[in-house]
Context: one part of a larger RNA
RNA sequence: UUGGGCGUAAAGCGCGCGUAGGUGGGAUCAUAAGUCUUAUGUAAAAGUGCGGGGCUCAACCCCGUAAAGCGUGAGAAACUGUGAUUCUUGAGUGCAGGAGAGGAAAGCGGAAUUCCCAGUGUAGCGGUGAAAUGCGUAGAUAUUGGGAGGGACACCAGUGGCGAAGGCGGCUUUCUGGACUGUGUCUGACACUGAGGCGCGAAAGCUAGGGGAGCGAACGGGAUUAGAUACCCCGGUAGUCCUACCCGUAAACGAUGGGUACUAGGUGUAAGGGGUAUCGACCCCUCCUGUGCCGGACUUAACAGAAUAGGUACCCCGCUUGGGGAGUACGGCAGCAAGGUGCAAACUC
Numbered sequence: 001u002u003g004g005g006c007g008u009a010a011a012g013c014g015c016g017c018g019u020a021g022g023u024g025g026g027a028u029c030a031u032a033a034g035u036c037u038u039a040u041g042u043a044a045a046a047g048u049g050c051g052g053g054g055c056u057c058a059a060c061c062c063c064g065u066a067a068a069g070c071g072u073g074a075g076a077a078a079c080u081g082u083g084a085u086u087c088u089u090g091a092g093u094g095c096a097g098g099a100g101a102g103g104a105a106a107g108c109g110g111a112a113u114u115c116c117c118a119g120u121g122u123a124g125c126g127g128u129g130a131a132a133u134g135c136g137u138a139g140a141u142a143u144u145g146g147g148a149g150g151g152a153c154a155c156c157a158g159u160g161g162c163g164a165a166g167g168c169g170g171c172u173u174u175c176u177g178g179a180c181u182g183u184g185u186c187u188g189a190c191a192c193u194g195a196g197g198c199g200c201g202a203a204a205g206c207u208a209g210g211g212g213a214g215c216g217a218a219c220g221g222g223a224u225u226a227g228a229u230a231c232c233c234c235g236g237u238a239g240u241c242c243u244a245c246c247c248g249u250a251a252a253c254g255a256u257g258g259g260u261a262c263u264a265g266g267u268g269u270a271a272g273g274g275g276u277a278u279c280g281a282c283c284c285c286u287c288c289u290g291u292g293c294c295g296g297a298c299u300u301a302a303c304a305g306a307a308u309a310g311g312u313a314c315c316c317c318g319c320u321u322g323g324g325g326a327g328u329a330c331g332g333c334a335g336c337a338a339g340g341u342g343c344a345a346a347c348u349c
Stems, first nucleotide, its partner, number of pairs: 003321004007303002012317001014200004021193003025087007033080002035076008048066007090190001091187002094183004102176007109153001114148007124135002161168002205246001207244004214240002219235004257316006265294006272287004298305002322349003332341002
């Protein structure tokens, strides 16, 4: 490489948009590149396959024949390709709707913590397994009133919703993306995937400028302990927050790439539609989309999965090939750095 694989054994890129490429719906006509048939040329001999023969057998040797490849000519037209015409079910679009923590910006709100000022008030408070460090007669803790500032949004809240993923939760306004339901207006295959590429991407971290209530790496102290560079306690800097830029990684997980079609059911839940019934609303039946649980066929090494497949198939991409060395070294690329990406070998079991 082939083959076999990729939920948990090695293996799905964190996610999207999309270039080349690969693949691609129904009908008619044409063509004949692929495909198929046939003729012919070539394909040295040996060798290979098949049939036969010679050394007593075999190896070995000999004879005949076949095969694939390439060129040229003739033919076939189902399939693939190509050209033309056409269709509507794939895809998109229009129209009518309702749902949503989807995104961005601005403004506003209440509870709580902390701090400051003032009142009441007096000896403790705090903390723990128990304590101590710590705070407090310069009046703390507690309580009442006023003020400041930052950050997060209790209840509602739900295997509820939205988003491609990361993720998104107080309220209002403005701007804005997507999905869904119904209809069937219009286009007429415009589709799927996607090497490179481009963009997005939690937390931590970086640069500059702000901000800093609470929490809190580092650090200091008190305990615990044989020790305790920890777990517990008292403090506390960076950080956490905002603006602009970078970084580009996570158990970025459903450890499960995307698309299409098909394959028993049952039961919740969310957003819509239709029907039955009714004065009306529920109830009930049903369709579609999402999200859960259970379960049959089937799959699986088992666990389990089971229409949200890990079942049955097809298309495209990514990845894997014993453990360690090692996701390391060297060189490259991007980065301010941290570190990232990509990626060996010796040696060893």
Record summary:
A computed fold for a 349-nucleotide part of an RNA from an uncultured bacterium, annotated as small-subunit ribosomal RNA, central domain. Its Rfam family is "Bacterial small subunit ribosomal RNA". The coordinates come from a structure-prediction model, not an experiment, and the mean pLDDT is 87.